This is a predicted structure of a 72-nucleotide RNA (transfer RNA) from a Polyangiaceae bacterium. Lineage of the source: Bacteria > Myxococcota > Polyangia > Polyangiales > Polyangiaceae.

RNA sequence: GCCACCUUAGCUCAGCGGUAGAGCAACGGUUUCGUAAACCGUAGGUCUCGAGUUCAAAUCUCGAAGGUGGCU
Numbered sequence: 001g002c003c004a005c006c007u008u009a010g011c012u013c014a015g016c017g018g019u020a021g022a023g024c025a026a027c028g029g030u031u032u033c034g035u036a037a038a039c040c041g042u043a044g045g046u047c048u049c050g051a052g053u054u055c056a057a058a059u060c061u062c063g064a065a066g067g068u069g070g071c072u
Stems, first nucleotide, its partner, number of pairs: 001071007010024004018055001026042005048064005
């Protein structure tokens, strides 16, 4: 330099153009003499950024940034 892929909650990841989710972690509660475990609940997101298409975009298109891998 060229090509491909990835970017969504603190972490690991789902997510057919039509209300953003799960597990773990955090917090509160139940239980216990107490702790852990278990069970119940709560909170946490400008979906990397900008533009376009659309009635409607995490999702489609274009560009940018960061990351991973391959080729040279």